This is a predicted structure of a 67-nucleotide RNA (SAH (S-adenosyl-L-homocysteine) riboswitch aptamer) from Caenimonas koreensis DSM 17982. Rfam family: SAH (S-adenosyl-L-homocysteine) riboswitch aptamer. On this family, see Wang et al., Mol Cell 2008: "Riboswitches that sense S-adenosylhomocysteine and activate genes involved in coenzyme recycling". The prediction has a mean pLDDT of 80.
């Protein structure tokens, strides 16, 4: 450095469908699935503070402000 794994980024329902995956064809393609695929961190201890994002619609939770 790359890949994999683990953790975190609040949760759920519905819809669409790109990538990816599986299958069929193999010329083009087709069918199914499919909205954490992204970001951060990963030797140990203490204190304090703390991310940015993730199609569309809805519900709940949490935080802040106003009434």
């Nucleotide at each position: 450095g790359c890949a994999u794994c683990c953790g975190a980024g609040g949760a759920g329902c519905g819809u669409u469908g790109c990538a990816g995956c599986a299958c069929c064809a193999c010329a083009a393609g087709g069918u199914g699935u499919g909205a954490g695929g992204c970001u951060c961190g990963g030797a140990c201890c203490u204190a304090c503070g703390c991310a940015a994002c993730g199609a569309c619609g809805c519900u709940c939770a949490c935080c802040c402000a106003c009434u």